[in-house]
């Protein structure tokens, strides 16, 4: 250089061409408690970048950029 995945919250993962992009766990913060743990309400908090396709694009294509694999 080849060739194949995968890229969504600080982490670990679902999702879906349109209606609010969810879950766990993390973090804030109310209640409880002398207190702290647990417990329960609430809260912030993301679609890798660029084009094209389409009335719409996170989603399908095509590059590039990052990360594993696999071969040498």
């Nucleotide at each position: 250089a080849g060739u194949c995945c995968u890229g969504u919250a600080g982490c670990u993962c679902a999702g879906u061409g349109g209606u609010u992009a969810g879950a766990g766990g993390a973090c804030u913060u109310g209640c409880c408690u002398c207190g702290c743990a647990a417990g329960u309400g609430a809260g912030a908090g993301a679609c890798u970048u660029g084009g094209g396709u389409u009335c719409g694009a996170u989603u399908c294509c095509c590059a590039a950029c990052a990360g594993g694999g696999c071969a040498a």
Predicted 3D model of a 72-nucleotide RNA (transfer RNA) from Callorhinchus milii. It matches the Rfam family "tRNA". It is annotated as a transfer RNA. The RNAcentral record of the sequence draws on Rfam.